Predicted 3D model of a 150-nucleotide RNA (FMN riboswitch aptamer (RFN element)) from Seohaeicola zhoushanensis.
[in-house]
RNA sequence: CCUCGUUCUCAGGGCAGGGUGCAAUUCCCCACCGGCGGUAUGCGGGGAAACCCCGCGAGCCCGCGAGCGCCCUGGCCGCGAGGCCGGGGGUCAGCAGAUCCGGUGAGAGGCCGGGGCCGACGGUUACAGUCCGGAUGAAAGAGGACGAGC
Numbered sequence: 001c002c003u004c005g006u007u008c009u010c011a012g013g014g015c016a017g018g019g020u021g022c023a024a025u026u027c028c029c030c031a032c033c034g035g036c037g038g039u040a041u042g043c044g045g046g047g048a049a050a051c052c053c054c055g056c057g058a059g060c061c062c063g064c065g066a067g068c069g070c071c072c073u074g075g076c077c078g079c080g081a082g083g084c085c086g087g088g089g090g091u092c093a094g095c096a097g098a099u100c101c102g103g104u105g106a107g108a109g110g111c112c113g114g115g116g117c118c119g120a121c122g123g124u125u126a127c128a129g130u131c132c133g134g135a136u137g138a139a140a141g142a143g144g145a146c147g148a149g150c
Stems, first nucleotide, its partner, number of pairs: 002149009017029003031130002033119002035064004042056005059117002067095002069092001070089008099115005121133003
């Protein structure tokens, strides 16, 4: 260094300005935001050099996460159909998501230029990616400590 075990810490951003209206950060104009791992024709560094090595580099390329659904399950209410409040699973991948054009180049899904698009659930004087809530939660994962193996 690697592998395994235990444990600790960390792990999400955003409607400024204006319009309508009794009422909207929810509609309209406009503005703003982009979790985690992978990949790498970009940038920086190394190297004689390579399509080589190191660091960083994608919301819409591949995959993952939380939420809802789904499955299992407890309690309460109801004559009943059913309703409400929890606990667990993480199988399924249903909601569940979104990228094109031009350029360069051996090669572009990633670079440069331009245009476009996407965003759980519940709540709300009026429809929410941006407000409030579950959430002082959970978690993809990141880093450290200790121990064991090799």
The prediction has a mean pLDDT of 80. The sequence was found by an Rfam model in a public genome assembly.